[in-house]
């Protein structure tokens, strides 16, 4: 440095239920653990997904549809950035 164990201490916390907060996607707090060695943190790095109330612009003209701006995911992947902990190889 790689690596990642029937180590050791610890650490997060999926569905789901309970209150919030939002149009929504989702997030926030509390229970709860599927899981996970960066499930720490970045979303003005690229890409994927979803939401799209208000605002553009376009189609329709019927209550609406599309696209963008915006917005959500970092436990969706690639990438930055930091970091405990040491068995074998």
């Nucleotide at each position: 440095c790689u690596c990642g164990a029937u180590a050791a201490g610890g650490g997060c916390a999926a569905a789901c239920c309970c209150g919030g907060c939002g149009a929504g996607a989702g997030c926030c707090g509390g229970g709860g653990a599927c899981g996970c060695a960066a499930a720490g943190c970045c979303a003005c790095c690229g890409g994927g997904u979803c939401c799209g109330a208000c605002g553009g612009c376009g189609c329709g003209c019927g209550g609406g549809c599309g696209c963008c701006a915006g917005g959500a995911u970092g436990g969706c992947c690639g990438g930055g950035c930091u970091g405990c902990c040491g068995a074998a190889g």
Predicted 3D model of an 89-nucleotide RNA (c-di-GMP-I-GGC riboswitch aptamer) from a Bacillota bacterium. Model confidence (mean pLDDT): 81 of 100. It was read from a public genome assembly, where an Rfam model found it.